[in-house]
The RNA shown here (small-subunit ribosomal RNA) has 1467 nucleotides and comes from an uncultured bacterium.
RNA sequence: UAGAGUUUGAUCCUGGCUCAGAAUCAACGCUGGCGGCGCGCUUAACACAUGCAAGUCGCACGAGAAAGGGGGCAACCCUGAGUAAAGUGGCGUACGGGUGAGUAACACGUGGGUAAUCUACCUCUUAGUGGGGAAUAACCUGGGGAAACCCGGGCUAAUACCGCAUAAGCUCGAGAGAGGAAAGCAGCAAUGCGCUGAGAGAGGAGCCCGCGGCCGAUUAGCUAGUUGGCAGGGUAAGAGCCUACCAAGGCAGAGAUCGGUAGCCGGCCUGAGAGGGCACACGGCCACACUGGCACUGAAACACGGGCCAGACUCCUACGGGAGGCAGCAGUGGGGAAUCUUGCACAAUGGGGGAAACCCUGAUGCAGCGACGCCGCGUGAGCGAUGAAGCCCUUCGGGGUGUAAAGCUCUUUCGGCAGGGAAGAUGAUGACGGUACCUGCAGAAGCAGCUGCGGCUAACUACGUGCCAGCAGCCGCGGUAAUACGUAGGCAGCGAGCGUUGUUCGGAGUUACUGGGCGUAAAGGGUGUGUAGGCGGUUCUUUAAGUUUGGUGUGAAAUCUCCCGGCUCAACCGGGAGGGUGCGCCGAAUACUGAGGGACUUGGAGUGCGGGAGAGGAAAGUGGAAUUCCUGGUGUAGCGGUGAAAUGCGUAGAUAUCAGGAGGAACACCGGUGGUGUAGACGGCUUUCUGGACCGUAACUGACGCUGAAACACGAAAGCGUGGGUAGCAAACAGGAUUAGAUACCCUGGUAGUCCACGCCCUAAACGAUGAGUACUAGGUGUUGCGGGUAUUGACCCCUGCAGUGCCGCAGCUAACGCAUUAAGUACUCCGCCUGGGAAGUACGGUCGCAAGACUAAAACUCAAAGGAAUUGACGGGGGCCCGCACAAGCGGUGGAGCAUGUGGUUCAAUUCGACGCAACGCGAAGAACCUUACCUGGGCUCGAACGGCUAGUGACAGGUGGCGAAAGUCGCUUUUCCCGCAAGGGACACUAGUCGAGGUGCUGCAUGGCUGUCGUCAGCUCGUGUCGUGAGAUGUUGGGUUAAGUCCCGCAACGAGCGCAACCCUUAUCAAUAGUUGCCAGCGGUUCGGCCGGGCACUCUAUUGAGACUGCCGUUGACAAAACGGAGGGAGGUGGGGAUGACGUCAAGUCCUCAUGGCCUUUAUGUCCAGGGCUACACACGUGCUACAAUGGCAAGUACAAAGCGCUGCAAACCUGCAAGGGGGAGCCAAUCGCAAAAAGCUUGUCUCAGUUCGGAUUGGAGUCUGCAACUCGACUCCAUGAAGCUGGAAUCGCUAGUAAUCGCAGAUCAGCAUGCUGCGGUGAAUACGUUCCCGGGUCUUGUACACACCGCCCGUCACAUCACGAAAGUGGGUUGUACUAGAAGCGCCAGCGCUAACCCGCAAGGGAGGCAUGGUGUAACGGUAUGAUCCAUGAUUGGGGUGAAGUCGUAACAAGGUAACCGUA
Repeated sequence: UAGAGUUUGAUCCUGGCUCAGAAUCAACGCUGGCGGCGCGCUUAACACAUGCAAGUCGCACGAGAAAGGGGGCAACCCUGAGUAAAGUGGCGUACGGGUGAGUAACACGUGGGUAAUCUACCUCUUAGUGGGGAAUAACCUGGGGAAACCCGGGCUAAUACCGCAUAAGCUCGAGAGAGGAAAGCAGCAAUGCGCUGAGAGAGGAGCCCGCGGCCGAUUAGCUAGUUGGCAGGGUAAGAGCCUACCAAGGCAGAGAUCGGUAGCCGGCCUGAGAGGGCACACGGCCACACUGGCACUGAAACACGGGCCAGACUCCUACGGGAGGCAGCAGUGGGGAAUCUUGCACAAUGGGGGAAACCCUGAUGCAGCGACGCCGCGUGAGCGAUGAAGCCCUUCGGGGUGUAAAGCUCUUUCGGCAGGGAAGAUGAUGACGGUACCUGCAGAAGCAGCUGCGGCUAACUACGUGCCAGCAGCCGCGGUAAUACGUAGGCAGCGAGCGUUGUUCGGAGUUACUGGGCGUAAAGGGUGUGUAGGCGGUUCUUUAAGUUUGGUGUGAAAUCUCCCGGCUCAACCGGGAGGGUGCGCCGAAUACUGAGGGACUUGGAGUGCGGGAGAGGAAAGUGGAAUUCCUGGUGUAGCGGUGAAAUGCGUAGAUAUCAGGAGGAACACCGGUGGUGUAGACGGCUUUCUGGACCGUAACUGACGCUGAAACACGAAAGCGUGGGUAGCAAACAGGAUUAGAUACCCUGGUAGUCCACGCCCUAAACGAUGAGUACUAGGUGUUGCGGGUAUUGACCCCUGCAGUGCCGCAGCUAACGCAUUAAGUACUCCGCCUGGGAAGUACGGUCGCAAGACUAAAACUCAAAGGAAUUGACGGGGGCCCGCACAAGCGGUGGAGCAUGUGGUUCAAUUCGACGCAACGCGAAGAACCUUACCUGGGCUCGAACGGCUAGUGACAGGUGGCGAAAGUCGCUUUUCCCGCAAGGGACACUAGUCGAGGUGCUGCAUGGCUGUCGUCAGCUCGUGUCGUGAGAUGUUGGGUUAAGUCCCGCAACGAGCGCAACCCUUAUCAAUAGUUGCCAGCGGUUCGGCCGGGCACUCUAUUGAGACUGCCGUUGACAAAACGGAGGGAGGUGGGGAUGACGUCAAGUCCUCAUGGCCUUUAUGUCCAGGGCUACACACGUGCUACAAUGGCAAGUACAAAGCGCUGCAAACCUGCAAGGGGGAGCCAAUCGCAAAAAGCUUGUCUCAGUUCGGAUUGGAGUCUGCAACUCGACUCCAUGAAGCUGGAAUCGCUAGUAAUCGCAGAUCAGCAUGCUGCGGUGAAUACGUUCCCGGGUCUUGUACACACCGCCCGUCACAUCACGAAAGUGGGUUGUACUAGAAGCGCCAGCGCUAACCCGCAAGGGAGGCAUGGUGUAACGGUAUGAUCCAUGAUUGGGGUGAAGUCGUAACAAGGUAACCGUA
């Protein structure tokens, strides 16, 4: 020392991305009241107009105006004035100010050294200051030039210049000795200021050294003045600093050289710190001054506002030549997202000159501009409603804004106006400035915005929009109910600011020193030998380098921390203290480390001696089995191969078999998680040579050790080169198959290769995915080698030591899985490696290689993940167990025909709508001629077809009737109210007008409720507590049995419980009791012979209550269980049959057109009324059915037996009638009473005789019946006639396990009428099930998984299109730079110096000498030039791969055994 979001269905971990913080020389957007203190070109070291930024001294010197004023007639004089301006000379101009280009360096920081040095001005000390000389500017004059300026002649001064004298000290020299100085000025003077030599100090500077601080090795070698020496030169001073000669050194993996970047530091920002980042302002140092070079002067410069030369640029020009350098202060242009006034003053502080007055000072002090930053203040305060208006929301009740406003009472900071008015100034002097500050006056008056409100992250609603417009820091919002877009209201945060963007640190322990990792997440080098380096046993001693400690010096100031103080506070400023982790010096200590010396043995390491084990390596030799080939024999038609085949081989004799021969390769059994080796790897046997390990012993050495960059060696397979060899196998290739295709998998062949020798290559999933070494830390059990002990004749066996090699397991560790003395535990030492995924182990460069390629190894760009382990599911052309008419075994169908019906499609004005795998399609619809009806066409209505409330009016409405009309409707006529009350009036009802609601089968079933389907009547789905796990979760619910069942039993870290299962309910099968009409009739009587009557309730039956069945009993099996099997009894036997009953959930399953309902839409229409039409169409396709194709049948005649229902707008008998449908008729019945009602198949008899028929009945014609307002579109039925397809149905497919299938009829709902459909009912009444391999579905356990929208999943690559960045590329353009040569300005050095020449010397002089100058030569040398390299950047037709994109194309590689297990290396 704070964390959060984001990978998943969920979890833990790894890991990246993102956010919250602080900061800023900032910029941008919106907004903007005041003051204080700071800060303000980060870009073009780009170019600069204009002004200013360094002068001063007359007390160093010579010369010396003018304007103006005064005087004078004037000339002129006085004054101005010894002033201005200029010159000589002195000092200053090397400070102050700017900038950060260059510089990776002794540039900077820090600490030292200088006996290797300098220092003007200042201070102190000391010794001097004597005497001469020659010039020269200014000035005058002549000349040149456009100008800048220059040249000649003449005059002159000095603190300018030069000798002479002197020399304490100084310098040189071993010494003797020699050398070498000065200046005066002011003042009446005293004296002051100067000058010269020397010494010292202070401050400053130069040089040298230790240490410290950037990146790149895809820069590994660099170096010729280079390294050293000697001599000389040079400098203030050491030195290759320079030169000559001599030697051959010097630097470098602790990173030389090269490349890139960069001024360094105090400090500033951040951070808990350690660190990281930065270098703006302030302060120290350095470097630079248009670019490059050079020196001069000077104490100091190689000099920002000095000089020379070269270059670029700008300006002037008379074209001949000249001038310039804002990275000083302002300012301009330009660049840029972006950075100020051409201000005031020397009043203060400081600087230069001067003796001083004073002058100069864009240093500085101030002001101006800019919210750029920090700090402070204000925009008002109090009271004020169950709470105005407006606005917003609303469940319409209300709520919010909100004491907020208004209103009342106060105050006046800031600002405004007015008055006064500083400090800053030690004597004078105030730019700031009439400023700060103080006082007064008026008046709430003049002063609030910005951003946000899905989570992170404080703050929510409405409307608009509808994957659009847009938002977004990350995750992500938006496809009609958006708290995520836009707006509004409200709210939150901050506030003269608020947001955004950029950048830095933090969070990030995400480079890990503090403080990380590497079995599987990224990460152990393929293995060894070994150099440097790092680390290192026991003991004694010395030393004191590291280390520890005391003292001391330094670590500038500012900054920082603390304390105190000054501005009203604060920011800011002043004073003091602390800190400053560092370095130096002087001491001390000596445990540890180091260094020097000595010793030690066993515990490290090695040697010796004695043993045994071994596919360790190399070479030579040798053996048998097998394959193939060849020869010969036997033998004949096939062999071979596969899922099945074919290609292939074989009648020229194969395969098979026997014998012989040839050749190559590999070594069965033994053989073993056995052995050896560093790894790769090593396997018949023998011999030779040879390496290592292990055991025992304890003779020897005496730390000789461990690790290990670089280096070297080895290194499977494939591959390469040369030469051999080649039996088998076998890339490529060929053929045959498979397939949609099949450049594959399978088959037949087959060449490189595989083998040998020699030489390369150097990679593997080179794996234990686990570097090497040492030590320590419970055990158990195998196995290999050697040894010891006990015992034994001996093998064996038992105990035990060392070294290997396995398994299990504790502690501990781990994200988990797992590891666990062979560690992934605990520690130490050394090496290698990692830092999100992709791009990519790629590009470029380099090294190696014959090549293939290997090693080394990025970036742009792109994504928010990629990943590990484990969990729950789901899935698998994974496994185990189990079930189901799932298959199989059977029976009957569908698919073919005709028709019915539904659907699709098509058509249409409309063919209303919905339902679409199972789980839509005889479904909604239990019944479309009108109605229904939702659709279409047309005609009407608009408070509306129905309903409620209110207001006003009318008194009816209805009914009857007439016109128009298709009807609806409309226009008339006629008739007409009720209740209460005395009345006025009120009420009910109806109509008319108005109004608030209406209405909608319009949309959304993906906004919903309810209901339903489905998995599935499958046996499952969960919970509480406990336990286990970091957790998701697990356990329970798994296991052994058993069951129809999570049914039950047993076991078990589980123990219990709930919803499901079962049971309880209904029905059916048996019996009993009760009851006895409308039912029944055994017995009795009667009878018209009909339970008809009397009678009876026994039976049947009806319908209520009970009984009964529970594995209860017996046996066997089983675990002494559950249970199973068999048996008895029983009407029924193992849930007896059937029904009702449907767990948690799944399918955004179905339904807004049953109903309900949010939202949206519509309101003279999408509402409503009516007529007609349509839903009934018809080239076609599908589903579901009916009827058939016939003889187990058809037809005809006769005849028997049900159950369950229904009936008053009804069922309807008898009887009559019609061929019939039907009609007439009306008894009876509100139904155990009457009716529908005939049951049919069946049975008996007859006929038909295998035909498109006496099968089949479609279709059509005719005639009818019934219902209904109405049968044309469009009903059903009857009769006569007609007599189609069809002769058992391809691929495929459905139902059914017993009273079932099949077959036969009956009834009902709906309904006026209309079933082949539906729902029920009974009659007749089978076959088969070995069994669970396979298909389908399901349950459970387990396994794999890259799936979780869950396999209808996921996902790979080419191609096509678009776009982005990158590489290559003939080249092209530019930057930097090396080498060689060339050329050579200025300057400086050297030489010459014939030309010129004042001081000094010689000389009487002329002249000469010394010295100097010009000039010339030479050396060096900048910008250049030529040639040739290196390197970087940009660009380039074309080209290469890569990334990203919407639903493109082709395939299906991977994930499951992914359908050929996958993967690694190689061709």